[in-house]
RNA sequence: CAGGUUGGCCGGGAGAUCGCGGCAGGGUUUCCCUGUCGAGGAAAGUCCGCACUCCAUAGAGCAAGGUGCCGGGUAACGCCCGGGGUAAGGCAACUUACCGGACAGGGCCACAGAAACAAACAGCCGUUUUGACGGUCAUGGUGAAAAGGUGGUGUAAGAGACCACCGGCGCAUGUGGUAACACGUGCGGCCAGGCAACCCCCAUCUGGAGCAAGGCCAAGCAGGGACAAGGUGCGGCUCGUACCUUUUGAGUUCCGGGUAGGCUGCACGAGAUACGUUGAGAAGCGUAUCCUAGAGAGAUGAUCUCCGGUGGACAUGUCCAAUGGACACCUCCACGCACAGAAUGCGGCUUAUAGGCUGGCCUGAAGC
Numbered sequence: 001c002a003g004g005u006u007g008g009c010c011g012g013g014a015g016a017u018c019g020c021g022g023c024a025g026g027g028u029u030u031c032c033c034u035g036u037c038g039a040g041g042a043a044a045g046u047c048c049g050c051a052c053u054c055c056a057u058a059g060a061g062c063a064a065g066g067u068g069c070c071g072g073g074u075a076a077c078g079c080c081c082g083g084g085g086u087a088a089g090g091c092a093a094c095u096u097a098c099c100g101g102a103c104a105g106g107g108c109c110a111c112a113g114a115a116a117c118a119a120a121c122a123g124c125c126g127u128u129u130u131g132a133c134g135g136u137c138a139u140g141g142u143g144a145a146a147a148g149g150u151g152g153u154g155u156a157a158g159a160g161a162c163c164a165c166c167g168g169c170g171c172a173u174g175u176g177g178u179a180a181c182a183c184g185u186g187c188g189g190c191c192a193g194g195c196a197a198c199c200c201c202c203a204u205c206u207g208g209a210g211c212a213a214g215g216c217c218a219a220g221c222a223g224g225g226a227c228a229a230g231g232u233g234c235g236g237c238u239c240g241u242a243c244c245u246u247u248u249g250a251g252u253u254c255c256g257g258g259u260a261g262g263c264u265g266c267a268c269g270a271g272a273u274a275c276g277u278u279g280a281g282a283a284g285c286g287u288a289u290c291c292u293a294g295a296g297a298g299a300u301g302a303u304c305u306c307c308g309g310u311g312g313a314c315a316u317g318u319c320c321a322a323u324g325g326a327c328a329c330c331u332c333c334a335c336g337c338a339c340a341g342a343a344u345g346c347g348g349c350u351u352a353u354a355g356g357c358u359g360g361c362c363u364g365a366a367g368c
Stems, first nucleotide, its partner, number of pairs: 001364010012307007020038008040339001044350002047348005052210004064206005069083005084099006100201002105199002107195003121140002123136005148166006167191002169188008214264004224255003227251001228246007271290008308337001309335005316328005
C1' cells in the first nucleotide's frame, strides 16, 4: 500500500428571524413579557427479564408454560462475558449451526427398497419329490440412513463365530483443569440406526392482572342512612339498662357511597458525566461534579445565510496498461441530508439505518 476480518463511536455544524410545550418570576391576568429546559441509538417491535401497584396466597402437590455444555457477571433474564465439545466454511484472522436423556415407555422415519429394527429380493451353500424348504449378509441392488474397518482362522457357504491390529462405546483408573473437558493406562466383543422443535422422562424456574395499575379530593342531579345530646352508676370493652341535666328540634340539618372533574402515581434514579482503581472480560468499587422532556390524544417545528456532506451536468488539468478509465479542481443544479418521533420507569434482545471516523488482528506485495 492492497485485500480481508472483528470491535467501538458519530449520525450534519454555526448564526438570524418567526412559532410550539413544561417550569420559575413578573405584569395592565380569557392574555402578555422575561428567564430556563425541551427526543433516540434505536424513542420502533412489545419478544424476554425486573422495579412499582392492586388482588390472591399456611405448607406441599397436580396441571400449564419456559429454560437446558461449564464457570462467571447481574436486581433479574431466554441477556452479557470468558471457556469446552461436535459439525461446517476460510490459506489465515475469524465465522456459522448445534449442546440433559434414544437400554423408562409410546410414536414416527417420505420416495425407493425384500426389509427402516430384529428384515432373505437377487446371489452363494446344502437338501430336494425340481414345486420348494433350510442356512447365510461375505457379494449385488434401494435409500439420507441397512449388523464398524483391514487381514487371517474357520465353514457346505458364511458371519466378531474366533484371532491380530485400527476405530467407536462402556466400566475402572492416572495426570492437568474450579468445571465443561483434555491427554493417557487397563479391562470387556459391548459394536443391530436415527428423530426429544412429536409425546415423554430428568433437573430447574414461574400465583394473577397491569400506570386505563393504584391512592387522595370531589360539583351538579338522583338514590341511601341518622334525628336527640351530655353526665353518673353497673361494666375489661361494645351493646344494653337505671337515674339526672339540657333541649322540644324533621331542617336552607347532619352522615356516607359515588359520577363529571381535579390532584397524585410521574422522574433523585439498578441515574448521568469525568477521573481513579480491581478484573482477561462482562462488570464491581471509590471520589468529584451535575439534575437533564414529561402529557392533557399528546410541544420538540418552519424560513433564510454561511460551511460541511451526498448525487448529477458542462468545462479544464494530470496520470494510466488509453476511442476507455482514475484522480484533482472550477461553475451550475438538486437533496435540505440515513432510519426514525418519548407517554410509569429500567435492563436486554430483535428489526430499520445514507454517509463518515476509529482501535485490534490476518493474508499478500514492495521498499528500508
The prediction has a mean pLDDT of 78.
Predicted 3D model of a 368-nucleotide RNA (Bacterial RNase P class A) from a Pseudomonadota bacterium.
NCBI's taxonomy places the organism under Bacteria, Pseudomonadati, Pseudomonadota.
The gene name in the source record is rnpB.
The sequence is in RNAcentral, with records from ENA.
Of the family's consensus pairs, 93% are formed in the model.